[in-house]
Molecule: transfer RNA
Organism: Peptoniphilaceae bacterium
RNA sequence: GGAUCAUUAGCUCAGUCGGUUAGAGCGCUACGUUCACAUCGUAGAGGUCGUCGGUUCGAAUCCAACAUGAUCCA
Repeated sequence: GGAUCAUUAGCUCAGUCGGUUAGAGCGCUACGUUCACAUCGUAGAGGUCGUCGGUUCGAAUCCAACAUGAUCCA
C1' cells in the first nucleotide's frame, strides 16, 4: 500500500432478502423473601444501532467516504 470481516445497552450478542413500539442473557437499581447474605420472584433505569452523507414514502438493515479493531496478501 491492497483485500476481507466486524462496530447495536456497562459486558457478551441477536435482529428474519427495508415496514410502522430496537430485543435477550449477564450486570446495575428498587421492592418482596431472609436475623443477615446468597439464591429466587416482581418491577425499573440504561441505546440519537461507530461518525458523516446519499437512496427511499420509509434505513440498525441498501450505497459511498471516514474512524477503530481483527485477519490475510505484498